[in-house]
This is a predicted structure of a 345-nucleotide part of an RNA (small-subunit ribosomal RNA, central domain) from an uncultured Rhodothermaceae bacterium. RNAcentral holds the full RNA, with entries from Greengenes. Model confidence (mean pLDDT): 88 of 100.
Context: one part of a larger RNA
């Protein structure tokens, strides 16, 4: 490279949007570029291959054949692909109506709790653990009552439940705003799928500036445990946890890329619609479980496929060296992205 693969063996990009490109529904007409058929030209010779022949054989040589899978040209064919035209509605989109939702952004606001402050009551303990000790407390703690301050998070509802492309999203009210879904079948008429680059978003930690600091809590200190204990447990506690700007990573996981079609059943659940006398039936969309066929090395997957097919992208190719070095790009930095080789087993 070909091939074969990518849930767990190496391998799906963190997610979206979209450029180029690749691929693309049904009918009719045209064209004849691809495609197919026939003819012509060319495809030098030598060499190679096959056959025959000449040197006693062979090497070598001669003759013939075939091949040169190609290119050019010409005459046709029109199923498929392309191109041009026209029509269609099932793919896609629009419209009208409707309900569901922690989807996003901003502002305001509520109560419970922790902590702290002030005051009252009150007295010797509190706290913590496997047991303790450090720690706090007669300068009055813990407990309890009242008032106040401040920050952060929203018990119950709450669900294997909902929403979002992913990251993720949870008190309440209002404003602005995105998407999905159902019903109707009015409109457009293939407008589609995928998507190298690009662009945008992207948990936590970290960085810059600013702010804040209640609780929690890396680092750090102390107490324990221990052979040791730079840990697990305990008492404290700084950064951090917030806003804006960077960073751009993750077991960013369903370890499973996206789209479309097809392939027994059973049982939950969420949202909508239709029928209905009913606890019933039908249907669309999501989300779980169990399974038929099939698949799979097994585990398992099984209409939410890891089944059967088509299209496009990404990625893998023995272990270590190594996600390292060098170069380049990005970044304030930390570092990120791209990404080897020698050597070795």
């Nucleotide at each position: 490279u070909u091939g074969g693969g990518u849930g767990u063996a190496a391998a799906g990009g963190g997610u979206g949007u979209g450029u180029a490109g690749g691929c693309g529904g049904g009918g009719c007409c045209g064209u004849a570029a691809g495609u197919c058929a026939g003819g012509g030209g060319u495809g030098a010779a030598a060499g190679g291959c096959c056959g025959c022949a000449g040197c006693u054989c062979a090497a070598c040589u001669g003759c013939g054949g075939g091949a040169c899978u190609g290119c050019c040209u010409u005459u046709g064919a029109u199923a498929c692909u392309g191109c041009g035209g026209u029509c269609c509605u099932u793919g896609a989109g629009u419209g009208u109506c409707g309900g569901a939702g922690g989807g996003g952004c901003c502002a305001c606001u509520a109560g419970a709790a922790u902590u702290c402050g002030u005051g009252g009551u009150g007295u010797a303990g509190c706290g913590g653990u496997g047991a303790a000790a450090u720690g706090c407390g007669u300068a009055g703690a813990u407990a309890u009552c009242a008032c106040g301050a401040g920050g952060a998070a929203u018990a119950c509802c709450a669900g294997a439940g909902g929403c979002g492309u992913a990251g993720g999203c949870g008190g309440g009210u209002g404003g602005c705003u995105g998407g999905a879904c159902g019903a109707c079948a009015a409109c457009u008429g293939a407008c589609g799928c995928u998507g190298a680059g690009g662009c945008a978003c992207g948990a936590a930690a970290g960085c810059g500036u600013g702010g804040g600091g209640a609780g929690c809590g890396a680092a750090c200190a102390g107490g324990a445990c221990u052979a040791g204990a730079u840990a697990c447990c305990c008492u404290g506690g700084u950064a951090g946890u917030c806003a804006c700007g960077c960073c751009g990573u993750a077991a960013a996981c369903g370890a499973u890329g996206g789209a479309c079609g097809c392939u027994c059943g059973g049982u939950g659940u969420c949202g909508g619609g239709c029928c209905u006398u009913u606890u019933g039936g039908c249907u669309c969309g999501g989300u779980g479980c169990c399974u038929a066929a099939g698949c799979a090395a097994a585990c398992g997957c099984g209409a939410u496929a890891a089944g059967c097919g088509u299209c496009c992208c990404a990625c893998c190719u023995g272990g270590g060296g190594a996600g390292u070095a060098c170069g380049c790009u990005c970044g304030c930095a930390a570092g990120a992205g791209u990404g080897a080789a020698a050597c070795u087993c």